[in-house]
RNA sequence: UACUUAUCUAGAGCGGCGGAGGGACUGGCCUGUUGAUGCCGCGGCAACCUGCAUAGAGCAAGGUGCCAAUUCCAGCAAAAUGAUAUCCAUUUUGGGAGAUAAGGU
Numbered sequence: 001u002a003c004u005u006a007u008c009u010a011g012a013g014c015g016g017c018g019g020a021g022g023g024a025c026u027g028g029c030c031u032g033u034u035g036a037u038g039c040c041g042c043g044g045c046a047a048c049c050u051g052c053a054u055a056g057a058g059c060a061a062g063g064u065g066c067c068a069a070u071u072c073c074a075g076c077a078a079a080a081u082g083a084u085a086u087c088c089a090u091u092u093u094g095g096g097a098g099a100u101a102a103g104g105u
Base pairs, nucleotide, nucleotide: 003103004102005101006100007099008098013042014041015040016039017038021031022030023029025075026074027073028072043067044066045065047064048063049062050060051059052058071097076094077093078092079091080090081089082088
């Protein structure tokens, strides 16, 4: 790493280094020299584990994690609604993909 389970509409800054794309992929749409993504320092948030407490709600921040936009939206399928009534659009649901945690080989 495969695999299993759970969650994914909330939350979270300032400096330094650096210099062109970045947001997983595809298509959109955002974002970036008013220096993004990334790395470092300090800080913060609190998803899971952990500790404490409770009937329950909570507190802490030790281990991972996270700190633009709902996982930014869609990507496959079904249903409902609307309509110019096969085509289209919107909404809901279930999958798939991805991310994180715990377990696990």